[in-house]
The RNA shown here (Lysine riboswitch aptamer) has 162 nucleotides and comes from uncultured Ruthenibacterium sp. The coordinates come from a structure-prediction model, not an experiment, and the mean pLDDT is 81. The sequence is in RNAcentral, with records from MGnify. It matches the Rfam family "Lysine riboswitch aptamer". From the family's description: Riboswitches are metabolite binding domains within certain messenger RNAs that serve as precision sensors for their corresponding targets.
RNA sequence: UGGUAGAGGCGCGGCGAAGAUGAGUACCGCGCGGCAACGGCCGGCAGGCCGCCGCGCAGGGAAAGGCGACGCCGCCGAAGCAAAGCGAACCGGCUGCCGCCGCCGCUCUGCUGGGCCUGUGCAGAACAUGCACCGGACUGUCACGCAAGUGGAGAGCUAUCA
Numbered sequence: 001u002g003g004u005a006g007a008g009g010c011g012c013g014g015c016g017a018a019g020a021u022g023a024g025u026a027c028c029g030c031g032c033g034g035c036a037a038c039g040g041c042c043g044g045c046a047g048g049c050c051g052c053c054g055c056g057c058a059g060g061g062a063a064a065g066g067c068g069a070c071g072c073c074g075c076c077g078a079a080g081c082a083a084a085g086c087g088a089a090c091c092g093g094c095u096g097c098c099g100c101c102g103c104c105g106c107u108c109u110g111c112u113g114g115g116c117c118u119g120u121g122c123a124g125a126a127c128a129u130g131c132a133c134c135g136g137a138c139u140g141u142c143a144c145g146c147a148a149g150u151g152g153a154g155a156g157c158u159a160u161c162a
Base pairs, nucleotide, nucleotide: 001162002161003160004159005158006157009076011075012074013073014072015071016070019067027060028059029057030056031055032054033053034052038051039050040049041048042047079112080111081110082109084107085106086105087104091102092101093100094099113139114138116136117135119133120132121131122130123129141152142151143150144149
């Protein structure tokens, strides 16, 4: 220098998934009321009806995303995030079409060793959860140090082969 194999632990990610939440919500049905405002109809006003709006019912009643015990699979830059570039189909939005944007995937670069907790911000129905940031202790690893401890980063560390 290159190859191979390993370790960190509520370890990471993917697929499926009982189930909970969503929610007695949206919506539908019946009844009552309003039509003040908006729209339509009755030739116009008035007025009425409908759309629509509100309330009630010992009427009916979802779904999606997100979560997920458990199982299987791939793994230890596992993975996450950001910018840029490239990209076919499906799907969604604009659109008549062309096309553009989003979703998704890949490449390259940058940041983060890891899980946990408080707070803040965004998303979300949510106090679930996800992501980002500041902070906190803990933990693995290497270096320094008599020690207490201090510091660094995974392009690292350990083992092994050439």